[in-house]
Context: one part of a larger RNA
């Protein structure tokens, strides 16, 4: 750019992606077999490679989250604290992200066939599964299953709406290299603030009291503080203001 309006929702021509093997139980020590052995078929249960998606559980990690502690410096000092020293060291840790952790996937009609076995059956008054014809039959092939899919230029179909749709531009994430997706831009809960409650995390805060001579111990106290977590709720801050585009042969 086309597809000759926009949005939604679709149909699939095509393409792609799986396709895996093992063990054990029961059929049944049953059929076979002198015996040793030992089966089709059918039916079930496990696990292991591989693959997908997620984080409920196990675990890693979590340099914005608590806690402990050393050396120093500073806040005039005393407690209390911040700074740096590998995040100074340890010790635990939410979201998130992730596997060795969880869940599910290779199932199952049908059709056409290979080998391989058949039915009728002549040439050849006989046999012959083959010449006419007709079937059975494989992890394979065509398809069932999953994913893409009308630039499928044969460019498809339904709806709705004829002033609709987007677009720049900003505020973000269930997105995401960029873009695109999406959720919203004041008619606004889009993200940041802020309150509350809650989940989880650390682990009993600071004053103050009481007990010790003193380091320290106890009580108020499962306190206090707490990031990315859930939820309600609040325009305080920023989505302000404003531009463009679009069929009617």
């Nucleotide at each position: 750019c086309g597809u000759u309006a926009a949005a939604u929702c679709u149909u699939g021509a095509g393409g792609g992606g799986c396709u895996c093997a093992u063990u054990c139980c029961c059929u049944a020590g049953u059929a076979c077999g002198a015996g040793a052995g030992g089966a089709c078929c059918g039916g079930g249960a496990a696990g292991g490679a591989c693959g997908a998606a997620c984080c409920u559980c196990u675990g890693g990690u979590c340099a914005a989250c608590c806690g402990g502690u050393u050396g120093u410096c500073c806040u005039g000092c005393c407690a209390a604290g911040g700074g740096c020293a590998u995040c100074g060291c340890c010790g635990g840790g939410u979201a998130g992200c992730u596997a060795g952790g969880u869940u599910c996937g290779g199932g199952u009609a049908g059709g056409a066939u290979a080998a391989a076995c058949g039915c009728u059956g002549a040439a050849a008054g006989c046999a012959u599964a083959u010449a006419a014809g007709c079937g059975u039959g494989a992890a394979g092939c065509c398809g069932u299953c999953c994913c893409c899919a009308a630039g499928a230029u044969a460019a498809g179909g339904a709806u709705u709406u004829u002033g609709u749709g987007c677009c720049c531009c900003c505020u973000g994430a269930u997105a995401g290299a960029c873009u695109a997706u999406c959720a919203g831009g004041u008619u606004g809960a889009u993200a940041g603030g802020c309150a509350c409650u809650c989940a989880a995390g650390u682990g009993u805060a600071a004053g103050c009291c009481c007990g010790g001579c003193a380091a320290c111990g106890g009580g108020u106290u499962g306190a206090g503080c707490u990031a990315a977590g859930a939820g309600u709720g609040u325009a305080c801050u920023a989505a302000u203001a404003g531009g463009g585009c679009c069929a009617u042969u």